[in-house]
Molecule: c-di-GMP-I riboswitch aptamer
Organism: Desulfitobacterium metallireducens
RNA sequence: AUUGUGUUGGGGUAAACUUCGUGAAAGCGAAGGACGCUAAAGCUAUGGGUCUACGGUUGAUUACAUGAGCAAACAUCAGCUAAGAUCGCCAAGCUACAAGU
Numbered sequence: 001a002u003u004g005u006g007u008u009g010g011g012g013u014a015a016a017c018u019u020c021g022u023g024a025a026a027g028c029g030a031a032g033g034a035c036g037c038u039a040a041a042g043c044u045a046u047g048g049g050u051c052u053a054c055g056g057u058u059g060a061u062u063a064c065a066u067g068a069g070c071a072a073a074c075a076u077c078a079g080c081u082a083a084g085a086u087c088g089c090c091a092a093g094c095u096a097c098a099a100g101u
Stems, first nucleotide, its partner, number of pairs: 001101002011038003017032006035088001042094003046091003049086003055081007
């Protein structure tokens, strides 16, 4: 420098669940705990997928108000929406130990 395909060693990481914290939620952080992964289960949300929907938006319903109708919410319900999240879903980019070449 390269490979990092296979084997070996030192290792690395840590799902579910529990507790605490955080967040509207998805989720995230810490401690415990190991289902797995291991050449990237290391890093980056860049593309796709997936999750969530505070806010926004659309629709329906209704409260108040009216003699009644029309209309109509900051209320209720439903749809859509990422600017939120996930790299332990995939791709891409960056970095990378030992042995080997």